The prediction has a mean pLDDT of 82. Predicted 3D model of a 484-nucleotide part of an RNA (small-subunit ribosomal RNA, 3' major domain) from a metagenome.
Context: one part of a larger RNA
RNA sequence: UGACGGGUUUUAGCACAAACGGAGGAUUAUGGGGAUUAAUUCGACGAUACGCGAAGAACCUUACCAGGGUUUGACAUGUGCAGAAUUUUUCAGAAAUGGAAAAGUGCCACACUCAUUUUAGGAGUGUGGAACUGCAACACAGGUGGUGCAUGGCUGUCGUCAGCUCGUGCGUUGACGUGUAUGGUUAAGUCCUGCAACGAGCGCAACCCUCGUCCUUAGUUACCUUUUAGGACCUCUAAGGAGACUGCGCGCGCAAGCGCUGAGGAAGGUGAGGAUGAUGUCAAGUCAGCAUGCCCCUUACACCCUGGGCGUCACCCGUAAUACAAUGGCUGAGACAAUCAGAAGCUAACCCGCGAGGGCAUGCAAAUCUGUUAAACUCAGCCUCAGUUCGGAUUGUAGGCUGCAACUCGCCUACAUGAAGCCGGAUUCGUUAGUAAUCGCCGAUCAGCCACGCGGCGGUGAAUACGUUCCCUAAAAUUGUACA
Numbered sequence: 001u002g003a004c005g006g007g008u009u010u011u012a013g014c015a016c017a018a019a020c021g022g023a024g025g026a027u028u029a030u031g032g033g034g035a036u037u038a039a040u041u042c043g044a045c046g047a048u049a050c051g052c053g054a055a056g057a058a059c060c061u062u063a064c065c066a067g068g069g070u071u072u073g074a075c076a077u078g079u080g081c082a083g084a085a086u087u088u089u090u091c092a093g094a095a096a097u098g099g100a101a102a103a104g105u106g107c108c109a110c111a112c113u114c115a116u117u118u119u120a121g122g123a124g125u126g127u128g129g130a131a132c133u134g135c136a137a138c139a140c141a142g143g144u145g146g147u148g149c150a151u152g153g154c155u156g157u158c159g160u161c162a163g164c165u166c167g168u169g170c171g172u173u174g175a176c177g178u179g180u181a182u183g184g185u186u187a188a189g190u191c192c193u194g195c196a197a198c199g200a201g202c203g204c205a206a207c208c209c210u211c212g213u214c215c216u217u218a219g220u221u222a223c224c225u226u227u228u229a230g231g232a233c234c235u236c237u238a239a240g241g242a243g244a245c246u247g248c249g250c251g252c253g254c255a256a257g258c259g260c261u262g263a264g265g266a267a268g269g270u271g272a273g274g275a276u277g278a279u280g281u282c283a284a285g286u287c288a289g290c291a292u293g294c295c296c297c298u299u300a301c302a303c304c305c306u307g308g309g310c311g312u313c314a315c316c317c318g319u320a321a322u323a324c325a326a327u328g329g330c331u332g333a334g335a336c337a338a339u340c341a342g343a344a345g346c347u348a349a350c351c352c353g354c355g356a357g358g359g360c361a362u363g364c365a366a367a368u369c370u371g372u373u374a375a376a377c378u379c380a381g382c383c384u385c386a387g388u389u390c391g392g393a394u395u396g397u398a399g400g401c402u403g404c405a406a407c408u409c410g411c412c413u414a415c416a417u418g419a420a421g422c423c424g425g426a427u428u429c430g431u432u433a434g435u436a437a438u439c440g441c442c443g444a445u446c447a448g449c450c451a452c453g454c455g456g457c458g459g460u461g462a463a464u465a466c467g468u469u470c471c472c473u474a475a476a477a478u479u480g481u482a483c484a
Base pairs, nucleotide, nucleotide: 001484002483003481004480005479007478008477009476010475011474012473013472015468016467019431020430021429022428023427026322027321028320029319030318031317032316033315034313035312042053043052064308065307066306067305068304069303070302073140077139078138079136080135081134082133083132086103087102088101089100090099091098092097107129108128109127110126111125112124113123114122142297143296145295146294147293151291152290153286154285155284156282158280163202164201165200166199167198168197169178170177171176181193183192184191208274209273210272211271213242214241215240216239217238218237219236223231224230225229245268248262249261311450324424328383329382330381331380332379333378334377340371341370342369345364346363350359351358352357390421395416396415397414398413399412400411401410437460438459439458440457441456442455443454
């Protein structure tokens, strides 16, 4: 100087406390472990792995396994020879691939020949060239093989915690200290004040984006009206501006800074949310996103194909979905959103079907058309506390859709079937306001989809916080140390 302490003091945080709702019990989905397997590809492992990489495993993907094949190779550059490229048909085969037949002779430049001609141009032959294809030999290609403890880049985490440093000066034999602190204050090393320090930098804050109020400008596809049409307001849209700064009043405090409170105001003390992540820590993660040193393979650890596997299943763990019901379930009727997406796309209306869906067909590259009826909610009726009109697993049958192809291994529909489950032990998680809880909607990936995941959007809309003794984490000071 650090680190550590079941030392002390001070402070903060959904850390505890208060409150609401969950997990841990059930079934299913999904990820992981283990076991199994020809293979169940690989990585990630306390917090900081486990609905994670994967924003889509039937083939492909795919890296794994079995079998069938290839060896200058699926891909790049270079050399030689031959051929236009290419298209179609057929045979063997699981395909990869191998064999056969037919058509086809182009583009650019130059030279020569022929015919014709005002020119442009046409036909043929030869040589060379640009692509492309095949064959041959070799340099080489190739590797999701190893090492994240050789690396770049990127990322997680402590932590959006308030810290981390430098120059000069001063102090010390020196490591180093001071600055960076007594005191007050803040969300903040924020600001004030004091001081052998005076300044500065990276962080904090602000500048950026979204939302909330108003004004101006501009209106087509928005909006309004008598809906062929017209256009003033309003709504809305989208560009610019105003507005909030402890600015004003009052009290407390020696003062300053600041705190509490009041007014006005759409908004009040960082207005709410986002983006933004200092020096560093964990030899943290990633050589399988990419790049890359070294090592290793080179008729194989490379490459192509078919089929299988990544989807197994005694068991264990994580994360979720659905429930166990009456604040409910079912039937009928009625009301109100916001994001967002659309051309190999979204699809109206109409017709058929109980339905998934099908048929015909229209509009829209979208403030115009479509997805698009939001659901919880309200009204009326039935159920009357039961393993039930709760719950929906599982299974059977019949269908629909996507796609070469749904057996392994897709989703959806109808009918039938109707399991566990009556609120969950120890323990444990989230949340302080338009939040929790609850309700539906949209999107990426995507042919389809195992999405109950993930990312967004709006609807309804609470309870509680005395407080800091204790648990956890963190910050500062101080003290102790057989620690470095």